The RNA shown here (transfer RNA) has 73 nucleotides and comes from Oxytricha trifallax. Lineage of the source: Eukaryota > Intramacronucleata > Spirotrichea > Oxytrichinae > Oxytricha. RNAcentral holds the sequence, with entries from Rfam. The same sequence occurs in records of 2 taxa. The prediction has a mean pLDDT of 81.
RNA sequence: GGGGGCAUGGCGUAAUUGGUAGCGCGUCUGACUCCAGAUCAGAAGGCUGGGUGUUCGAGUCACUCUGUCCUCA
Numbered sequence: 001g002g003g004g005g006c007a008u009g010g011c012g013u014a015a016u017u018g019g020u021a022g023c024g025c026g027u028c029u030g031a032c033u034c035c036a037g038a039u040c041a042g043a044a045g046g047c048u049g050g051g052u053g054u055u056c057g058a059g060u061c062a063c064u065c066u067g068u069c070c071u072c073a
Base pairs, nucleotide, nucleotide: 001072002071003070004069005068006067007066010025011024012023013022019056027043028042029041030040031039049065050064051063052062053061
């Protein structure tokens, strides 16, 4: 230098043909307990790496940039 994959809450990981972003762990609150753990109930936490475009509508499609990994030379 060429080609390809990936980027989504603190961490991990889903999201069908483009249609209101779920789940697990963790965190917080409450119940239970002498206390804690376990268990049960509830809550907070994401505008999906940045930007632009297409569309009534984009995590998903297109272009570009950044980071990272694989591969070819």